This is a predicted structure of a 357-nucleotide part of an RNA (small-subunit ribosomal RNA, central domain) from Candidatus Magasanikbacteria bacterium CG10_big_fil_rev_8_21_14_0_10_36_32. It matches the Rfam family "Bacterial small subunit ribosomal RNA". Taxonomically the source falls in Candidatus Magasanikiibacteriota (Bacteria, Bacteria candidate phyla). It was read from a public genome assembly.
[in-house]
Context: one part of a larger RNA
RNA sequence: CUGGGCGUAAAGCGUCCGUAGGUGGUUUAGCGGGUUAAGAGUUAAAACUUCGUGCUCAACACGAAGGCCGCUCUUAAAACUACUAAACUAGAGAGUGGGAGAGGUAAGCGGAAUUGCAGGUGUAGUCGUAAUAAGCGCUGAUAUCUGCAAGAACACCAAAUGCGAAGGCAGCUUACUAGAACACUUCUGACACUGAGGGACUAAAGCGUGGGGAGCAAACAGGAUUAGAUACCCUGGUAGUCCACGCCCUAAACGAUGCAUACUAGGUAUUGGCAGUAUCGACCCUGUCAGUGCCGUUUAAAAAAGCAAACGCGUUAAGUAUGCCGCCUGGGGAGUACGAGCGCAAGCUUAAAACUC
Repeated sequence: CUGGGCGUAAAGCGUCCGUAGGUGGUUUAGCGGGUUAAGAGUUAAAACUUCGUGCUCAACACGAAGGCCGCUCUUAAAACUACUAAACUAGAGAGUGGGAGAGGUAAGCGGAAUUGCAGGUGUAGUCGUAAUAAGCGCUGAUAUCUGCAAGAACACCAAAUGCGAAGGCAGCUUACUAGAACACUUCUGACACUGAGGGACUAAAGCGUGGGGAGCAAACAGGAUUAGAUACCCUGGUAGUCCACGCCCUAAACGAUGCAUACUAGGUAUUGGCAGUAUCGACCCUGUCAGUGCCGUUUAAAAAAGCAAACGCGUUAAGUAUGCCGCCUGGGGAGUACGAGCGCAAGCUUAAAACUC
């Protein structure tokens, strides 16, 4: 170097964009860098392999032939690959059209509930639990009615739904804005795939500055429970949760399954588009493209193949292949120490060894 793997055993970067690099559709012509063939030179000797000979054998020594690793030159071939030139449209992109969607950002608006405040009615309890107690209440609570205020979240619709690269996204309206699918097949003409470094985004918690603060609630306080109870239960309650701006950059960031492309029986449900059928029209039905789910097996027999240690996966592959990237190599020590980079900090990223089983 070749050879094995990565759903659950160690192993897919949280996700995307993209530089270098690697890989790359169809046709024709040229060229001859790679490639292939033949020949020549060189590759010191020893060493290696085979055969033979010599020390009594062997090791060892000697002789002959061969092999190995190449390098250079000459001649030739032109399939593949590279390059040059020209062309194509099946990949990719653009255009036009009518639709779908909790995709994003900002502003405005709405109702229910909760809490507080004010007022009315009204009187002795209320709250809470398995049961209590603490708490609240005659300075009038709880209950009930009216009004006002505040903040946060959006019942039903709602779904096996939809959208987004992932994180994620749900009241309504408006403005701005991104992407995907379908139909037409009008244009460009390989413009493609992946992607070391790099860049961007990244739930919750946390941090900084300034606001906000209804409910909930780490910490904390009290009451219970208990042998104890720094808990589970109850009553309170501060950060926080919310907003703006700036950081942090981690998750069981999960489908524990990298991305792209092609191929390989089906059945069924559902979302979006288109076409056909039907109809006055719509629905229905059939076909097709793109998504999202489920089933695909036990028994003597039909209920796929294939893969897999099994579980299971099965056109949304974990099947059959190709290209590129990332990662793994016994458990612990350890995702730690040291160093470096980043950060206000918390810490994050990169990442060992001794020793031990």